Context: one part of a larger RNA
Molecule: small-subunit ribosomal RNA, 5' domain
Organism: metagenome
Order: sequence, then structure tokens, then C1' cells
RNA sequence: GAACGAACGCUGGCGGCAGGCCUAACACAUGUAAGUCGCGCGAUUAAAGCCCCUUCGGGGGUGUAUAGAGCGGCGGACGGGUGAGUAACAGGUGGACAAUCUACCUUCUGGCGGGGGAUAACGGUUGGAAACGGCCGCUAAUACCGCGUACGGUUGCCGCGCCUCGGCGCGGCAAAGAAAGACGCCUUCAAGCGUCGCCGGAAGAUGGGUCCGCCCCCCAUUAGCUAGUUGGUGGGAUAAUAGCCCACCAAGGCAACGAUGGGUAGCCGAGCUGAGAGGUUGAUCGGCCACACUGGAACUGAGACACGGUCCAGACACCUACGGGUGGCAGCAGUGAGGAAUCUUGCACAAUGGGCGAAAGCCUGAUGCAGCCAUGCCGCGUGGAGGAUGAAGGCCUUCGGGUCGUAAACUCCUUUUCUGAGGGAAGAACAGCCAGGGCAGGAAAUGGUCCUGGUUUGACGGUACCUCAGGAAUAAGCAACGGCCAACUCCGUGCCAGCAGCCGCGGUAAUACGGAGGUUGCAAGCGUUGUUC
Repeated sequence: GAACGAACGCUGGCGGCAGGCCUAACACAUGUAAGUCGCGCGAUUAAAGCCCCUUCGGGGGUGUAUAGAGCGGCGGACGGGUGAGUAACAGGUGGACAAUCUACCUUCUGGCGGGGGAUAACGGUUGGAAACGGCCGCUAAUACCGCGUACGGUUGCCGCGCCUCGGCGCGGCAAAGAAAGACGCCUUCAAGCGUCGCCGGAAGAUGGGUCCGCCCCCCAUUAGCUAGUUGGUGGGAUAAUAGCCCACCAAGGCAACGAUGGGUAGCCGAGCUGAGAGGUUGAUCGGCCACACUGGAACUGAGACACGGUCCAGACACCUACGGGUGGCAGCAGUGAGGAAUCUUGCACAAUGGGCGAAAGCCUGAUGCAGCCAUGCCGCGUGGAGGAUGAAGGCCUUCGGGUCGUAAACUCCUUUUCUGAGGGAAGAACAGCCAGGGCAGGAAAUGGUCCUGGUUUGACGGUACCUCAGGAAUAAGCAACGGCCAACUCCGUGCCAGCAGCCGCGGUAAUACGGAGGUUGCAAGCGUUGUUC
């Protein structure tokens, strides 16, 4: 000199953009952050309209819809938080998988036949303070289970070809193994068609898993470490290789090119600094990893060993009828505590994105916005021009004067800002619906797809911005002035009080302490402290 997620002192007008618990991975009141689908299913609640009956009170049906729960499907493995642990194939980079998986999505291919038994909800009864149950009975499905079928595929055996050798292709035999319907159109019925779905298979895309080369902090005042240890054979487990696990066999494996041990630490893209080399950091944003009160475990599932799932143990806290239960903010706000220190218990799903749904739509503390804070960067303003009797006043003085100083007053002007009034956005593209038209396909119709027109949607926000009116009106401080280092005098004090980054000042004329006037530097900031270069 530069920089900061800063803090402290004094001061403080506005706007834009960004940032905001670095400490206790400390404990958490309250609200909220993951739901959705009635076009999978049974049952059911309320209301408008219409029809029927009516004792005029009402009842029944239809129908458009629908609350709360239940079965079922998909999602809850994403998104969001944190950095505890981890010195490691965790991360970075480059490869390998003939040793691998991948729901939803896309393309292609072949199918969706025919049956069965339950169970929640519900009803009855019963236990318990509650949390939550027990028993009996009824019922449905795209829930569950047999049977039939098998283009593929799988497994076993046989054979052939290619090969990058746990691969690909072909042929034969054998075995086991699938599925589900819903809505709409047209229909006298039956059947048919369409859309969404379901099952087997192939490929793609996307996302993972595993392995390997290289890189990746400090301590040798850590020198030896290791029995599943190192390798082999056989097996088990896994989507998959492998001591990953097991049985047996062998005695190996690592290490001064630093093993082992200890300390510290999430890693990177990047940030800061520097001419560079380098040093240093890992806040915000992006990628990866790890964690979710602490420790352990599996279940479900395409995917978890699962933040707002389950079980066990522990600590803590809460409820209790003392028998027993409940909870997990390192999501968003917020509270206490710790600390030098870090924000609102806000608005909206309008946009972007995500989940579910055929869709309308619902949910979304992701996100978009608003609020607070000079925390930072950037921009603007606090007026402009003229104005000498160099006014008053302050300070200094050699008492002549000098200086603050064109500074003020005063005159003219302007209105960025400010106040008041008026107007007022972009961000909106859709999707859906209505009308019309085209195209592919089809026997045709719903349906699909495309185009045009109409309709409709804004939290921010009556905000940004624009116009008009008024009036210099609303707006300057902080630090320093001995040298380094830019800027000097007076008074007070008297080695006292004090200053100080270093050198050093202060003991009676202190440019160094305190005050004043003046000056210098920066400026809505200025200084100090801390840290890095």
C1' cells in the first nucleotide's frame, strides 16, 4: 500500500447492487418447510337445480360436485441446512469396467386370457388417563395369490463363429417365470376404436456404483508397524470385482522416496495479495463429499442404511391418573445461552423450478420479493455565480498589523435531492377454455398435433419512472499536524497529568501531554484494533 463475512469509538442525507452466528455440530417455546391423485377402490358428508311422494313438517331419487379419514399409486433418496467427523481413491485431474445398476423420460418390439381368497375403512363390543390397542362381523380395487400362455429374456446342457475374453451372434434340447385396469367415442345388444395405464424384451438418455495412475498440511523431540495381517484354493454375500466375509493352505505385506503414531483440517472451481514466481484463504455463488440429539441396526424401495421414516440403547427435555408415553430447528422465521459480533416469529406462488394429477389445480420458508443493518462496492447530494468598509467576532501580534476570508452578510440564479399533488409500468410467456382452419392416421367418431383470433393470470406495488407546484429550502464529519509523514502558533501543566507504531516527548517559554485558533488528509464516512499478502 492492498484486502476483509469484520468488530469498536465518533459521526451520519439518499439511491442501486451485493453481503449478514466466523463463537456453543449449545439447548430450543410457537408457527410453518411434502405432498398429491375421486380418470385406481369401497364407503361417506353438505348444498344449488330437476323429478316423485307428502300429513305441507318433510322424505326419496337423480345429478353437478365434495369435507374428514381409510385401502391403493407416485413422490417423501430431490430441493433446503451444516462442516462435527474425515489426511481418505474424501477431493482434483486423467483413465478402466469383457466386474456393474438405473424409477420416471424417448425409440423399437411382443403381449394384457381366465380364476380365487382376504383385509382396512365401516358396524358391534371391549382395554387404557393418554399414546395406542384387543376380539367378533361385513366389503372393494390398478392391493394380494394361484392357473394358462412365452416374441424376447433367464438358467442348465450340447454345438458353431467372432472376440477387446465374466463379451457378442447363431442353432438345438430342457426347466422355471408376466400382466390391470380407468376414462372417452360409437353403439338395441354384442363388438370395435381412441387416450392414459399395465407386463416381457432391446436400445438410448440421465443419474449412480466400483477400481486404477498422478496431485493433496505439520511433527523424526513419532522408527519400526501388521494375524484377516499379505497371498493362494474353494465357497458365501453383492447390481458388481475384491479378505468384503468364511474354511483350509502358505508366510508374507508396509517402511528413511517417511510406514506406524500424534496434531490440525471438509476438498475443489475459485477469492485476496504480488510485476511475476510465490504466499495465504476456502464466507457468499457453483461441483463433489460427509453429517442430521449421541451410538448402533436393518426394513421398504429403481434409488436410503434415509434431516422433518422405523427399531434398539444412551443423555437431555416434556406429559402422566405413576401403570406408561412423547420429542429431536446443522430447513425458514424466532427464543435463550455463548460472544467483540451477525437480521423479520413478513408477502406471494405473479415469474423460474420441483412433486402429484388426463386436466383444472393443489403443495412448495426452493424461489421471487419486501423488512432491518453505512457491513462492503458504486453513484448522487449537502447549492451555483457575483460580492471588500477586507464588517462583527475569534486567534495571533514586534500593537503597526496579520489571519479565519469571498468566507459571511447582501444581490441574482438553479431545484439534483426534499415536501405535496397527479399520472403510472416492463417483468405475462403461457396452460386451460371458446370459435375457426390445416396436417398425419383411421371405415368413421371421440382423440392427437399445428396455426390464427378471443378470454384470463402481478406478491413486489400505486413501487420504479414521468409531470406539475413550492422554497437554498431537508443534509458534514472524522483523524492528524516532532521525524518517518502533508500540516504551527498561543495558553495550561511542570519527569506530574499524560502521549507513544519505531525513534522517543514531559523535571517552568513543550510545534510531541490537555485546550484553543489555524492548517493538512480523507469524506457519509473517518480513525483504531484484529488477520492475510